[in-house]
Context: one part of a larger RNA
RNA sequence: CUCUCUCUAAGGAACUCGGCAAAAUGGCCCCGUAACUUCGGGAGAAGGGGUGCCUUAAUAAUAUAAGGUUGCAGUGACCAGGCCCAGGCGACUGUUUACCAAAAACACAAGUCUCCGCAAAGUCGUAAGACAACGUAUGGGGGCUGACGCCUGCCCAGUGCCGGAAGGUAAAAGAAGUUAGUUAUUUAUACUUUUAAAGAAGCUAAUGACUGAAGCCCCGGUGAACGGCGGCCGUAACUCUGACGGUCCUAAGGUAGCGAAAUUCCUUGUCGCGUAAGUUGUGACCCGCACGAAAGGCGUAACGAUCUGGGCGCUGUCUCAGAGAGAGACUCG
Numbered sequence: 001c002u003c004u005c006u007c008u009a010a011g012g013a014a015c016u017c018g019g020c021a022a023a024a025u026g027g028c029c030c031c032g033u034a035a036c037u038u039c040g041g042g043a044g045a046a047g048g049g050g051u052g053c054c055u056u057a058a059u060a061a062u063a064u065a066a067g068g069u070u071g072c073a074g075u076g077a078c079c080a081g082g083c084c085c086a087g088g089c090g091a092c093u094g095u096u097u098a099c100c101a102a103a104a105a106c107a108c109a110a111g112u113c114u115c116c117g118c119a120a121a122g123u124c125g126u127a128a129g130a131c132a133a134c135g136u137a138u139g140g141g142g143g144c145u146g147a148c149g150c151c152u153g154c155c156c157a158g159u160g161c162c163g164g165a166a167g168g169u170a171a172a173a174g175a176a177g178u179u180a181g182u183u184a185u186u187u188a189u190a191c192u193u194u195u196a197a198a199g200a201a202g203c204u205a206a207u208g209a210c211u212g213a214a215g216c217c218c219c220g221g222u223g224a225a226c227g228g229c230g231g232c233c234g235u236a237a238c239u240c241u242g243a244c245g246g247u248c249c250u251a252a253g254g255u256a257g258c259g260a261a262a263u264u265c266c267u268u269g270u271c272g273c274g275u276a277a278g279u280u281g282u283g284a285c286c287c288g289c290a291c292g293a294a295a296g297g298c299g300u301a302a303c304g305a306u307c308u309g310g311g312c313g314c315u316g317u318c319u320c321a322g323a324g325a326g327a328g329a330c331u332c333g
Stems, first nucleotide, its partner, number of pairs: 001328008010319002014317001019314001027051005036041001038147001052069006070074001082312007089304002094106002110145007122131003148299004153229003158226002160222005167217003173211002177207006185198004230248005257291001258288001269285005
């Protein structure tokens, strides 16, 4: 010097990103216990007092009462909650990155939308078949939100989904017909052979009016479907502001609630509180760069090895170090 411990004058968070770590609290009995609240809780709230041993009384035995006694100290060692205030997030118990993340992430009860009538929808498999389910809509699958309370506004123009069938478009396939090839045959030339032209039926090929489903176009609906939710100018008898008006655009222009927020760039916004001093915290304001209503909005008791700020207690975290114990390091072997 390193590690694991013990103690420390005075101070007591001045340490530090941050009370990290340590200290402190601690059992049992009695008294007492606030805001808030979903009336269950909160609550072991907080905050106090007691605690050994002996004798006597009483008792089933404790508890209890009276008296006495001892130590610095009586849950005498060990074991054994620190507490309070305010705010964010998530209702809660639970789950998770086995080996850097336990959380505000996931799940959840609950809400809502949608599909499915059973040989179900959905999923796996080429199939047979299997799960769903030896279930049957108070059931099963999928999506989103996430207890509870108060609520959940406007837009169907685009995209999706659902419904509709009049019209337009439209495949394979079918097909009247048309054209071409081939050719029985006919005509002409040749008259032994040939050559040229025309050419029925059939077959083949090309083309083809017309017929022809879903789909798309089209017509409606639908937002707890994907999503979206404006600009400029003027205006009140100081000034400022603009209830009000005009105009352009849009499918419609953000309602309630909240708001410098886990969201605010400017920004340490401004004001109040807290401090001697506060880029953090909290309460307001609203000028929301770029909140906003089930990618839910705003509240909310209880809960949390959650995050943030403040306080009491407590302490070697610190001022600022010191002493001690053990194990290493070091020397010798």
Record summary
The prediction has a mean pLDDT of 86. A computed fold for a 333-nucleotide part of an RNA from Ostreobium sp. OS1B, annotated as large-subunit ribosomal RNA, domain IV. A source record names the gene rrl.